A computed fold for a 100-nucleotide RNA from Algoriphagus hitonicola, annotated as SAM riboswitch aptamer (S box leader).
The coordinates come from a structure-prediction model, not an experiment, and the mean pLDDT is 80.
Rfam family: SAM riboswitch aptamer (S box leader). Rfam's curators write: The SAM riboswitch is found upstream of a number of genes which code for proteins involved in methionine or cysteine biosynthesis in Gram-positive bacteria.
It was read from a public genome assembly, where an Rfam model found it.
[in-house]
């Protein structure tokens, strides 16, 4: 690398540096020299794991901009309708705990 599994409308930022890009890939749509992204430190948040009879402290590990930002496949309501507004699943993705 990959395999299994479980969760993915909640919730959580300042400063330091640094300098054109970023938000997986198409499309859209948004953040960004009022400094994003990214790296540090400092602080939250959350409850996967480890603690325990439970439930906390502490600990790993995730995270703190928009439903995993929307859409895209499939199936299907509902409008008077060649695209519009919704539902439900898949896929892909992330994180986690096991495996390898």
């Nucleotide at each position: 690398a990959g395999c299994u599994u479980a969760u993915c409308g909640a919730g959580a930022a300042a400063g330091a540096c640094c300098g054109a890009g970023g938000g997986a890939a198409g499309g859209g749509c948004c953040c960004u020299a009022u400094g994003a992204c990214g790296u540090c430190u400092u602080a939250g948040c959350a409850a996967c794991c480890u603690g325990a009879a439970u439930c906390c402290a502490a600990g790993g590990u995730g995270c703190u901009a928009a439903c995993u930002c929307c859409c895209a496949u499939u199936c299907u309501g509902g409008a008077a309708a060649u695209g519009c507004c919704g539902g439900a699943a898949a896929a892909a993705g992330a994180u986690g705990a096991g495996c390898g």